About this RNA: This is a predicted structure of a 73-nucleotide RNA (transfer RNA) from a Streptosporangiaceae bacterium. Its mean pLDDT, the model's own confidence on a scale to 100, is 82. It matches the Rfam family "tRNA". It is annotated as a transfer RNA.

RNA sequence: GCGGAUGUAGCUCAGGGGUUAGAGCAUCUCUUUGCCAAGGAGAAGGCCCCGGGUUCGAGACCCGGUAUCCGCU
Numbered sequence: 001g002c003g004g005a006u007g008u009a010g011c012u013c014a015g016g017g018g019u020u021a022g023a024g025c026a027u028c029u030c031u032u033u034g035c036c037a038a039g040g041a042g043a044a045g046g047c048c049c050c051g052g053g054u055u056c057g058a059g060a061c062c063c064g065g066u067a068u069c070c071g072c073u
Stems, first nucleotide, its partner, number of pairs: 001072007010025004018056001027043005049065005
């Protein structure tokens, strides 16, 4: 230098054009217990890496950028 993959909640990830963007773990509250842990119920937390474009509508499609990882020279 070229090519590819990935970037969504604190962490690991799902979602592949239309619902209020979700799950597990973690956090907080309540409950259970003599106490802790485990269990049960609930809550909070992300305008989806950045900037444009397409579309009635973009987390998703297109273009550019950027970070990490992998490969090639």